This is a predicted structure of a 98-nucleotide RNA (Bacterial small signal recognition particle RNA) from Planctomycetes bacterium GWF2_50_10.
Lineage of the source: Bacteria > Pseudomonadati > Planctomycetota.
The gene name in the source record is ffs.
Model confidence (mean pLDDT): 77 of 100.
RNA sequence: GGCCGGGUCCCAGGCAAGCUGAGCACGCGAACCUGGUCAGGCGGGGAACCGAGCAGCCAUAAGCGAUCGCUCGACUGUGUUUGGCAAACCCGGCCACC
Numbered sequence: 001g002g003c004c005g006g007g008u009c010c011c012a013g014g015c016a017a018g019c020u021g022a023g024c025a026c027g028c029g030a031a032c033c034u035g036g037u038c039a040g041g042c043g044g045g046g047a048a049c050c051g052a053g054c055a056g057c058c059a060u061a062a063g064c065g066a067u068c069g070c071u072c073g074a075c076u077g078u079g080u081u082u083g084g085c086a087a088a089c090c091c092g093g094c095c096a097c098c
Base pairs, nucleotide, nucleotide: 001095002094003093004092005091006090007089008088010084011083012082013081014080015079016078017076018075020073021072022071023070024069026065027064028063034059035058036057037056042051043050044049
């Protein structure tokens, strides 16, 4: 110097991990401006009863929270695996030359 094999780097994919977003599930959540039920009180009525309806209670919207429980997505100085691998670098073997 040439050839061969392996590896690193690099590229693509799978899986996982991390992080993040959305949805569902969960919790909270409206003085009035939501709904339901509406004690008392109010109005109507001779009465039976009817009507509107505050507080309270229940539910929920916007929104908030918590959690990553499920699903989907984005990302990656992470792990692992499969395939590729021009050039470069590293290791080993063989051949040739001195």